[in-house]
Molecule: small-subunit ribosomal RNA
Organism: uncultured bacterium
RNA sequence: AGAGUUUGAUCCUGGCUCAGGACGAUUUUUGGCGGCGUGCCUAACACAUGCAAGUCGAGCGAAUGAUAUUCCUUCGGGAACGGAUUUAGCGGCGGACGGGUGAGUAACACGUGGGCAACCUGCCUCAUAGAGGGGAAUAGCCUUCCGAAAGGGAGAUUAAUACCGCAUAAGAUUGUACUACCGCAUGGUACAGCAAUUAAAGGAGCAAUCCGCUAUGAGAUGGGCCCGCGUCCCAUUAGCUAGUUGGUGAGGUAACACCCCACCAAGGCGACGAUGGGUAUCCGGCCUGAGAGGGUGUACGGACACGUUGGGACUGAGAUACGGCCCAAACUCCUACGGGAGGCAGCAGCUAAGAAUAUUCCGCAAUGGACGAAAGUCUGACGGAGCGACGCCGCGUGGAUGACGAAGGCCGAAAGGUUGUAAAAUCCUUUUGCUGAUGAAGAAUAAGCGUGGUAGGGAAUGACCGCGUGAUGACAUUAGUCGGUGAAUAAGCCCCGGCUAACUACGUGCCAGCAGCCGCGGUAACACGUAGGGGGCAAGCGUUGUUCGGAAUUAUUGGGCGUAAAGGGCAUGUAGGCGGUUUGGUAAGCCUGAUGUGAAAUCCUGCAGCUUAACUGUAGAAUUGCAUUGGGUACUGCCGAACUUGAAUCACUGAGGGGAAACUAGAAUUCCAGGUGUAGGGGUGGAAUCUGUAGAUAUCUGGAAGAAUACCGGUGGCGAAGGCGGGUUUCUAGCAGAUGAUUGACGCUGAGGUGCGAAAGUGCGGGGAGCAAAGGGGAUUAGAUACCCUGGUAGUCCGCACCGUAACCCAUAACGGGUAGGUGUCGGGGGCAUGAGUUUCGGUGCCCAAAGCUAACGUAAUAAGUGUACCGCCUGGGAAGUAUGCCCGCAAAGGGUGAAACUCAAAGGAAUUGACGGGGGCCCGCACAAGCGGUGGAGCAUGUGGUUUAAUUCGAUGAUACGCGAGGAACCUUACCUGGGUUUGACAUCUAGUGGAAUGGUAUAGAGAUAUAUCAGCGUAGCAAUACGCCGCUAGACAGGUGCUGCAUGGCUGUCGUCAGCUCGUGCCGUGAGGUGUUGGGUUAAGUCCCGCAACGAGCGCGACCCCUACUGCCAGUUACUAACAGGUUAAGCUGAGGACUCUGGCGGAACUGCCGGUGACAAACCGGAGGAAGGUGGGGAUGACGUCAAAUCAGCAUGCCCUUUAUGACCUGGGCUUCACACGUACUACAAUGGCCGUUAACAGAGAGAUGCGAUGCAGCGAUGCGGAGCCAAACUCAGAAAAACGGUCUCAGUUCGGAUCGGAGGCUGCAACCCGCCUCCGUGAAGCCGGAAUUGCUAGUAAUCGCGGAUCAGCAUGCCGCGGUGAAUACGUUCCCGGGCCUUGUACACAGGGCCCGUCAA
Repeated sequence: AGAGUUUGAUCCUGGCUCAGGACGAUUUUUGGCGGCGUGCCUAACACAUGCAAGUCGAGCGAAUGAUAUUCCUUCGGGAACGGAUUUAGCGGCGGACGGGUGAGUAACACGUGGGCAACCUGCCUCAUAGAGGGGAAUAGCCUUCCGAAAGGGAGAUUAAUACCGCAUAAGAUUGUACUACCGCAUGGUACAGCAAUUAAAGGAGCAAUCCGCUAUGAGAUGGGCCCGCGUCCCAUUAGCUAGUUGGUGAGGUAACACCCCACCAAGGCGACGAUGGGUAUCCGGCCUGAGAGGGUGUACGGACACGUUGGGACUGAGAUACGGCCCAAACUCCUACGGGAGGCAGCAGCUAAGAAUAUUCCGCAAUGGACGAAAGUCUGACGGAGCGACGCCGCGUGGAUGACGAAGGCCGAAAGGUUGUAAAAUCCUUUUGCUGAUGAAGAAUAAGCGUGGUAGGGAAUGACCGCGUGAUGACAUUAGUCGGUGAAUAAGCCCCGGCUAACUACGUGCCAGCAGCCGCGGUAACACGUAGGGGGCAAGCGUUGUUCGGAAUUAUUGGGCGUAAAGGGCAUGUAGGCGGUUUGGUAAGCCUGAUGUGAAAUCCUGCAGCUUAACUGUAGAAUUGCAUUGGGUACUGCCGAACUUGAAUCACUGAGGGGAAACUAGAAUUCCAGGUGUAGGGGUGGAAUCUGUAGAUAUCUGGAAGAAUACCGGUGGCGAAGGCGGGUUUCUAGCAGAUGAUUGACGCUGAGGUGCGAAAGUGCGGGGAGCAAAGGGGAUUAGAUACCCUGGUAGUCCGCACCGUAACCCAUAACGGGUAGGUGUCGGGGGCAUGAGUUUCGGUGCCCAAAGCUAACGUAAUAAGUGUACCGCCUGGGAAGUAUGCCCGCAAAGGGUGAAACUCAAAGGAAUUGACGGGGGCCCGCACAAGCGGUGGAGCAUGUGGUUUAAUUCGAUGAUACGCGAGGAACCUUACCUGGGUUUGACAUCUAGUGGAAUGGUAUAGAGAUAUAUCAGCGUAGCAAUACGCCGCUAGACAGGUGCUGCAUGGCUGUCGUCAGCUCGUGCCGUGAGGUGUUGGGUUAAGUCCCGCAACGAGCGCGACCCCUACUGCCAGUUACUAACAGGUUAAGCUGAGGACUCUGGCGGAACUGCCGGUGACAAACCGGAGGAAGGUGGGGAUGACGUCAAAUCAGCAUGCCCUUUAUGACCUGGGCUUCACACGUACUACAAUGGCCGUUAACAGAGAGAUGCGAUGCAGCGAUGCGGAGCCAAACUCAGAAAAACGGUCUCAGUUCGGAUCGGAGGCUGCAACCCGCCUCCGUGAAGCCGGAAUUGCUAGUAAUCGCGGAUCAGCAUGCCGCGGUGAAUACGUUCCCGGGCCUUGUACACAGGGCCCGUCAA
C1' cells in the first nucleotide's frame, strides 16, 4: 500500500466482498509447563446455609470468680482476702468508611475552569481561657403479669464521662452608637463602648503525669450551594409554561434561592431546536486510525446514583442511612390463626435465564481500617491458594553425526522422482517431568531488656527523640540450589481455483457436498470426499459474533449534481451567511510571552528490579484543553470620518405577439330560409355504418352563431418562469443606449414565508360554430375494450373562485470578476466620410473553434474552463414516491413531507467491436421475373419413419438425413436373434514344461462346429546328445471386443461458398476496448485495377501456373489411315508399298483489350468494330482463405478414458436385416397419334472392359440359352446388333394394337444351395392410370428435353451410381417483390448475439 466482482472487450460511476488490528467473548478440535492478569455482558430474577462491624471494664452499676496469700479442716474440702478472666445492660466512639451493582438519570448528573462578600466540618494540629457547687431519674438486677413466638406491661431499687438547674464567662451570639481603611451592588475588615444571652466530666496511676471534658480563634481535611463552556438520536415531536417568570412581606435552611406561604404584576422558554418521545450512568481511559475522526466505558482510578418496589422522617459533625427505624405494596418463611419474621447489586454458594463466566478454600503474617492508654479484638477490605489456554508473555517436546539415499507409502509408460538426514544406527545433553535432599526474601518492629540524649533549679519507675537487642509466616512439601533417573513425560489445527503462501492421484458424477466474494460439482473436479505431498500458525489453531480500518462509501482535513444518484417550476423577500476604496480609534476574534490548573494510573522515552519477557519501580516528556494576566495590530469585527468605481434616482432617445380592459374587421366552418338542378354523396388500403327522390352533394342569394386570426413570420421580438400573434383606443410594468447631474455601499445570496405558475380537473353562472375524452355504431383482427371510418357528451370559450402539478428541459440554480478567435442576427450609439467599411454597448444562435476541463460524449465569454460568496439537492438496485403519521385541498381528484421489513450482487453512464432490424443506400446469384421439362395424383422399384418381431444389427435425421455409409444382405458378408458346442482362445509376441516332422488323405457319429480312429509322410546342422524351424497339448504373461463416450481426440468430410473476403508488421490517432490501412470517387466475376487519402508495406484468399476440349506447325508412324504407283478379290487397305490425308501422341504456336473508333478524369476500365478456329476469365474440370454449425463419423482407419475377460471374445446350424393397416423422400414406366406395332436400308457414335476372362463363324432351340471352340493379354480378337432418326406399311382416339402391374403355367442361367429371398425367357392373364389439389423443383447452350451405349461392384442379381456419345430447343423486359450473400451507414436495453432480450396473468 491494495485486491476480487457489472462487460464479448473498454473507461467511468457505484455498491457488495476480502486481506489488518482488537475482545470480559462464544464454539469445534487438540492440549506439556511456568509467570502476570482476568472471569454472570443475560433476569437491578428469586435466594437455603455460613461468614462480611465492631470495640472500650483505664466512663458506670452489677454478675462471674482463676493462680496466689491467710485461717479452719472430718484431708473430701470450706471460709476470708484479692482481683486475672468473661460478660447481657447503661454510656462513649464507630456502624455515613471499606465492599457491591449500574436499575434510574439527557440532569449542574458528569468533565473542565471559576465563584461563595451566601456556608458547615466529628476525630487531627496549633493557640487562648476554663472545669465551682448541687439535683432528679433510668436500664440492668429483683418481684410479678400477658403472649405459641417475636416481644411487651406493672411495681420496687441503683450508677455514671447518661440527664437537668444554679454560679462564673468572653475577642462567642444578639441588639445599639461612632471612627478608619477596603471592596464587587447587597457589603467586608479592624479598633472598641454599653446592654442582654450562653459552658464543663471525669478516668488510670503511690506520684509525677497522662488520657479525656468546656468555650473561643486559626489551620488541615472532607463536604454543601451557584455559574461559563462541553456532553446521543428523532421535526413523521413546533409550540411549551400558573409557582409558571419577576416583585413585596412573613416563614424556613448550615447557607443562597418561589425552597414554602400570602398579595401584586404578566411575564419566562423556543428553528442557535423549547416541549415531547426513544436510548443511555459520566469521565481518566481502552480499541482502531497516518491523522482528523469513528467505536467503546469490562478490569484499575475519580465522580454520581441505587440497595426487593414506593414514601417518610429520627439520631448524628456527617444519612434522608446496603448488613438502622416507621408506613404502604408484592413475594418468601414461621404460627397455637390471635400475630410475627425477612431483604446476597458484600464473600463463597444454590435455582433460573443464557452461546457463556470460578471455591459454600486459607490467613489476619504483610498493607489499610474501627475501637482501645496499651496488650489486643474485629476486618470475605486485603494478602494468598484453587478452577478455566479466557488473554498477554516466556520455555519445552531434544542436539550432533548419519546413504549419490533402507523399508513402507505416493506419483510415473519406463528410467526414475518424492516423503528424505527424515528414520534406523552411533555419540551427547537433561530445560521440563518423576524422585531425594537443602533452602532464601516477604519481618518493618511492639511489649520487654540494655544504652545514649533533650527540656527543667532538680530526682524518679516520668515525657519525648535515637541506637542495640528482641515475639510473630496464611502462602509453604514456596522461589531457588544440589544429587539420582532416563530421550526418557510432551504436537496439533487450518489451508493448498483466483483474491492468497501452498498440487498431484483416486473415489463421486448438478448426486453427495463446498462456498467470505467471484463461483465449483452433469465421467478425465488443482474448488466435493480420501490419500500422498506442500504452505501457514503453533499449545494452540480454525469458526461465529461485535467494532475500527481499508471506505475519499457522509468527503473539516477529503466527494459530487448536462447524460451515472443529485439544481428547488419561477420570482419576491424575512432571519441568517458574506460584502467596494481611504483613514482614525478599539482590541472581541487573531498572533505571542508568563502564571495557575489539566489527580494518580495508562500511552511515549531513558534507567532499574524479577535468569528473559509479560509484569513492576523510578525519572522525564506528554496531557494538543480551560482560566488569569502582559504585549502586538497586518487581516476580520465594532465605533467615528470621508470617497465613487458596486447599487440606485432624474433629464433625453428607442425597440418590442410584455400585461389588463373596451370597441372593431375580413376569410373560413356549420346551421336556417329561398332559387337552379338530379342521383347519388360521403368515407377508406378496400369497405361499411351514415346521408339522399320527403330532392341530398354541387351551385347562387340572404340571414344567424361561436371560435380562431392565413399571408407578413424569421434557429426574429418581449417576458422571471408558465407563456404571448388580426386591428384601434385607454391604463400599466419592465428593458436598452448616449450625455450630464444627484445619493454615497444604500449591495449579493436567501432556510422558512408570500406571490405567479401550461394542460387536464373541480364549484357557481353564461356560452356552445368547429374539434372532441367517455359512451354508441361500422370495419380490421384469432380476439381488438386500439390504430381507420361515422355520428357524439363532458370539455375546449367568457366571468368569478379553487387546484399547484409536467421530459415546468438548456435534463445545466442565481450574482458579480477575469480568461485566444471567427461568423450570423435583433436594438441603440460614435467618429472618419460612405465602405456588403470600421468601432462601441446590450440581447440572441441545437453556429464553428484554441487553451482548459471532462469517464467519454461533448462544452468552450450565453462554459460543463478559472477564482470567491450564498442557497437547494445526492449517497447501490428493487420494494417505493408505496405504507403510515401530519399538513394543504371542496366530507373532491389529488398534492407536500416520506419510511421499513424483505430481496439482489449488481443496477447504471459513455464509448468500442460484432450480430440483428417487417431501418436506409449500393451490388450480386436460375433468387425472382420470362420460358422449357418435372415432382405432388397411378402402378412398380428403392430409402426412411412408424408398426410388428426371438431378431427385424448399427449409424445418418431442417437447409447440410431419406437410390445416404452399401460400387451390389440366398450361405458368406453380418455387426442382430434361436439353438449347439468352446475358453491362452479364430488372430499376435514371449517364457516354462511336454509330445510330435511339417503336411496330405480316408472312415465313423453329428445339423454343423467338433470328436474319434486310421493311412501316407520323416526337415536343416551334427557321429550323437542337442540346437534351430514347424505343428499340437498344459501353465502363465496376454490376446480379443462392430462394447460406451464424435460433448475427451487425430484424420477425413458436409455447409455457409468458388461467397470476396480474413489478417499482420511498422507508423499515426484514442486514457482504453479499439481505429486507421480495408473507408471515399470510379471500375470489375473478384479487397480486380486506377485515383485520392496518416498511412506505408506484406501474408492467406481472387487471378495465373495444372488437366480436358476447340485451330494449327514440326517430328514419329503400327495393330490405325490409303492420295499416287503396283498386285488382287464376289467384295473389302486384302497385299506390296507410302508418310501426303484422317487419326494416334510427343513437342510447339496461337488471344494479349495487342489494333481502330467512342465514352471516361489525360487513369483503371467499359461500349462498338476489324482480323481470327477462338475475343475480352473462349467452354469445362481440378483447386475451397480466417472461420461458423461442441455439424457428421470411436461401424473405414487410428486413439485417451471407462467397461467386459468360461464372455460384451471366438466357432457352427437355422433364421433375421426382404415383416406391412399406414406416412414421407428419390427414381423408373406410363396415361398415347410429335404415338404404338410391323417391315426395309446390317444407316450413323463415343468411351470403355476382357485370361477362374471376353468368346466370333457354325449347329440346336420361338426364346432365355445350350453344344462347340477360331481369335485375343487387345488402335489387331471379342463384348458389339447402338438407339432415337430416315423410308414404307398398319392402327384412327377407344381404357384401345395405349399402359404394362398382378397372377397361372412351362422353361433357362449362376451357385453346396434360389422355400423364406435371385435374374432371364416363352405362352396366357391384362390392374391402376385419359396429364395430376394445396404446394413445390431443375435448367441460360451443345445447356434443358429426349435416345441409346459402356464400366465399377459382381458366382448370380440395377429402374441406383459413375461415365460416354446421338438428336437438340425456348426465354431473360428488368431488379419492385420472395430467398441467400457482399460493402457502407443508422438504431439497439441483443453478445448463447431475434430460435435474442423481456412484460403481464395463471399454475407448479